Model confidence (mean pLDDT): 86 of 100. The RNA shown here (SAM riboswitch aptamer (S box leader)) has 110 nucleotides and comes from an Acidobacteriota bacterium. It was read from a public genome assembly, where an Rfam model found it.

C1' cells in the first nucleotide's frame, strides 16, 4: 500500500549539527537566516495497545467500566486536522450551522 473500527476545539520544547525552506494536497492565510527540512541528544504531552484492578457481561472468543497505569511498544510538542475544497439549511457576497470526503494517529485483519 488495502480494509475495518476509535478518535481528531485538550495537551507538550531546548540545546547540538544543518543551511532554505516548510504547515499532506489544489486555493487562502501563516512559520521561517531572531535560522526552514532533516538527523542527533535531553526533555515533555497524551493514554490507542501493554500493565494493573481476585474489576464486570459471556459457555467461550471476546465485549464494557475503572486506575494518582506510565513499565513496556507507537504517537505527537506554532496556528482547530491553521481555515477552506463537496453536499445541504440559515441569513446575504459574505458569514454561521449539520453532513460526507480527505488527511493523520491507534489497534485489528487479509
Nucleotide at each position: 500500500g488495502c480494509g475495518a473500527u476509535a478518535u481528531u476545539g485538550a495537551g507538550a520544547a531546548a540545546g547540538g549539527u544543518g543551511g532554505a525552506g516548510g504547515g499532506a494536497c489544489g486555493g487562502g492565510c501563516c512559520c521561517u537566516g531572531u535560522g526552514a527540512a532533516a538527523c542527533c541528544u535531553u526533555g515533555g504531552c497524551a493514554a490507542c495497545c501493554u500493565g494493573c484492578c481476585u474489576g464486570g457481561a459471556g459457555c467461550g472468543a471476546u465485549c464494557c467500566g475503572g486506575c494518582g497505569c506510565g513499565u513496556g511498544g507507537u504517537g505527537c510538542c506554532a496556528a482547530a486536522u491553521c481555515c477552506u475544497g463537496c453536499c445541504g439549511g440559515c441569513g446575504g457576497u459574505c458569514g454561521c450551522c449539520g453532513g460526507a470526503g480527505a488527511g493523520a494517529u491507534a489497534c485489528c485483519g487479509a